[in-house]
RNA sequence: GGCUGAUUAGCUCAGAUGGCAGAGCGCUGGAAUCAAAAUCCAGAGGUCGCUGGUUCAAAUCCUGCAUCAGCCA
Numbered sequence: 001g002g003c004u005g006a007u008u009a010g011c012u013c014a015g016a017u018g019g020c021a022g023a024g025c026g027c028u029g030g031a032a033u034c035a036a037a038a039u040c041c042a043g044a045g046g047u048c049g050c051u052g053g054u055u056c057a058a059a060u061c062c063u064g065c066a067u068c069a070g071c072c073a
Base pairs, nucleotide, nucleotide: 001072002071003070004069005068006067007066010025011024012023013022019056027043028042029041030040031039049065050064052062053061
């Protein structure tokens, strides 16, 4: 330098065909307990890597860029 894959909550990851952004763990509060752990209930937490475009509408499609991983040279 070329090619491929990945980037979504604090972490690990879902999210066919464009149409309400989700789960588990973690965190916070509560229940329960003599008190904890486990368990149960509730809640908070997101510019969907950045940028521009297409569209009534974009995490999703298209352009460019960045970072990480792999392959080729």